[in-house]
RNA sequence: CGUGCGCCAUCGCUCAAUCCGCGGGCACGCCCUCACCGGGCGGGUCCGGGGAGCCGGGGAACCACGUUCCUUGGGGUGAAUCGGCGGGGCCCAGGCCCGGCCGUAGGAGACCUUCCUGCUCCGAACCCGUCAGCUAACCCGGUCGGCGAGAGGGAAGGAAAGG
Numbered sequence: 001c002g003u004g005c006g007c008c009a010u011c012g013c014u015c016a017a018u019c020c021g022c023g024g025g026c027a028c029g030c031c032c033u034c035a036c037c038g039g040g041c042g043g044g045u046c047c048g049g050g051g052a053g054c055c056g057g058g059g060a061a062c063c064a065c066g067u068u069c070c071u072u073g074g075g076g077u078g079a080a081u082c083g084g085c086g087g088g089g090c091c092c093a094g095g096c097c098c099g100g101c102c103g104u105a106g107g108a109g110a111c112c113u114u115c116c117u118g119c120u121c122c123g124a125a126c127c128c129g130u131c132a133g134c135u136a137a138c139c140c141g142g143u144c145g146g147c148g149a150g151a152g153g154g155a156a157g158g159a160a161a162g163g
Base pairs, nucleotide, nucleotide: 010149011148012147013146014145018052019051020050022048023047024046025045026044028042029041030040031039032038053143054142055141056140057139058138063133073131074128075127076126077125082103083102084101085100087098088097089096090095106122107121108120109119111158112157113156114155115154116153117152
C1' cells in the first nucleotide's frame, strides 16, 4: 500500500415497507435525601396494540368477455416473461422431475423528475385453492426482508444549502 473476514458509527441502494404517539418490562445516568424505601427527569432496548402516509386484494351499474366440466383448471403479488442448446435421474420411455449455458420482453444503480449516452447488475421466489374481468359505495390485508462503500458523463426544470 492492497485484499479478505468480523464489529460499531455515518451515509446510501432495493422494496409499499416510512413517520408519529400510547401502555408495559429491563437495566443505565442525573436530581429530591446522610442513607433505605419511594418519587421525578432523560436517553437506550424489548414487547403489545393504535394513528398518519404508502402499498395490495375483493367488490355494482355501464362496458367487455364468454369460461369451466373424469383437468392443457383458473387467479394474485412481483421487473422477473419468452426462446434456443446441452446434461442428469425416474427399469426403457410417451411423459415427468432436477439443474447448466447463451440470449430475451422487462427492471435497478447517491438530491428529485424527464431526455441523451455509457458501464455494472437483476431477469427470482412465493401465495390463493376450483374461485374472483372492469368496478362507485363498501369490505379485507401488508408496512417485511436483503444489500453497499466513490456512487460515469451531458441537457432542461425544480429542491436544498450557502452568500
This is a predicted structure of a 163-nucleotide RNA (c-di-AMP riboswitch aptamer (ydaO/yuaA leader)) from Kitasatospora sp. MBT63. It matches the Rfam family "c-di-AMP riboswitch aptamer (ydaO/yuaA leader)". Rfam describes the family as follows. This family represents a conserved RNA structure found upstream of the ydaO and yuaA genes in Bacillus subtilis and related genes in other bacteria. The ydaO/yuaA element is thought to act as a genetic 'off' switch for the ydaO and yuaA genes in its native state. The source organism's lineage runs through Bacteria, Bacillati, Actinomycetes, Kitasatosporales and Kitasatospora. Its mean pLDDT, the model's own confidence on a scale to 100, is 79. The model forms 92% of the base pairs in the Rfam consensus. The sequence was found by an Rfam model in a public genome assembly.